[in-house]
The part of an RNA shown here (large-subunit ribosomal RNA, domain VI) has 272 nucleotides and comes from a Pseudomonadota bacterium. The prediction has a mean pLDDT of 87. The RNAcentral record of the full RNA draws on ENA.
Context: one part of a larger RNA
RNA sequence: CGUCGCAGGCUUGCGAGGAGUCAACCCUAGUACGAGAGGACUGGGUUGGACGCACCCCUGGUGAUCCAGUUGCACCGCCAGGUGCACCGCUGGGUAGCUACGUGCGGCAGGGAUAAACGCUGAAGGCAUCUAAGCGUGAAGCCCCCCUCAAGAUGAGGCCUGCUAGGCCGAAAGGCCGGGAGACCCCCGGAAGACUACCGGGUUGAUAGGCCGCAGGUGCACGGGCUGAAAGGCCCUCAGCCGAGCGGUACUAACGGUCGAAGGUCCGGUCG
Numbered sequence: 001c002g003u004c005g006c007a008g009g010c011u012u013g014c015g016a017g018g019a020g021u022c023a024a025c026c027c028u029a030g031u032a033c034g035a036g037a038g039g040a041c042u043g044g045g046u047u048g049g050a051c052g053c054a055c056c057c058c059u060g061g062u063g064a065u066c067c068a069g070u071u072g073c074a075c076c077g078c079c080a081g082g083u084g085c086a087c088c089g090c091u092g093g094g095u096a097g098c099u100a101c102g103u104g105c106g107g108c109a110g111g112g113a114u115a116a117a118c119g120c121u122g123a124a125g126g127c128a129u130c131u132a133a134g135c136g137u138g139a140a141g142c143c144c145c146c147c148u149c150a151a152g153a154u155g156a157g158g159c160c161u162g163c164u165a166g167g168c169c170g171a172a173a174g175g176c177c178g179g180g181a182g183a184c185c186c187c188c189g190g191a192a193g194a195c196u197a198c199c200g201g202g203u204u205g206a207u208a209g210g211c212c213g214c215a216g217g218u219g220c221a222c223g224g225g226c227u228g229a230a231a232g233g234c235c236c237u238c239a240g241c242c243g244a245g246c247g248g249u250a251c252u253a254a255c256g257g258u259c260g261a262a263g264g265u266c267c268g269g270u271c272g
Stems, first nucleotide, its partner, number of pairs: 001152001005163007015149004021049007033038001051106005059100004066093005071086006110144003117137004166177004182259004186202005207253003210249005216242003223236005
C1' cells in the first nucleotide's frame, strides 16, 4: 500500500515445512522344514540405541550481581573491625535463570491409490490365457491421518462484536469547530527480544523499583559476657547478611502527545 467504511477478537486451510528410524530379547516353537546339524514364515509382547520436541520436580553443571573461610601486601593513626589489589587471589557452598549428564513425551494404529508380484472372470483364438473389456490382493515408498506455519491464497476467504453524534459558514463543492470504536508515538516493564517485532501496564494503576512478609542460600555477625598462658572455645545466636523466586503495599516512576471511519446504483423532493 492492497484486501472496497473504520476497528477489536476468533477462525477455515489453498499451500509449505517437519516427522517417518533401527536392533535385541520372550511367546507362538525347539513347532513347520530337515537324516542330522540347524531352524523359520506368521501373529503377539517386552526392552534398548540413536534421533526429535518440551521441561527444571528429581540428579548434576553453571551461577564474575549471594554467603562464608583463608594467604600476602597496601590503606582506614594503632587494637579490634573493615576496604582495595593479587586469575572472581585462593577455597567451600549456592537462589532464580540458562542447562544435560536429568525428567517427560514422540515414531503407533488406521484409511485410500499403487510398484514388482500374486490372482478372479475372460475373449480375440470352441482350448488355453491375470488383460484385450471388467474386478481383486499387494511395499519402510505415494496421498491422507500426526506436529508447525499459513488469506499478499491479489482467488486477499469466514464468523462474532464495537464504532462512524453533531454544530457553524456556504448555492454547491468544500471549509472551520467538535464528537468518535479503536490505534499509535511516548513512558514503566517482560520466562519476548540483535534492531524491530511480540506480550503486560500507564493513577478508574500492582508494570518496574523501594519497603514489608514468606520461601530460599550461607551457616551462627558486630558487640559483650564466661573460660584458657595463648591460639582458641562456649553463651547471648537455627544468629547476621542476603541477586534474580512467591505474595502484599501507591512510598518512587508510568509524564506528555498524535492519528482515527463512506463510495456506487435506483426512486422521490428541493435549490441553482
Background:
NCBI's taxonomy places the organism under Bacteria, Pseudomonadati, Pseudomonadota.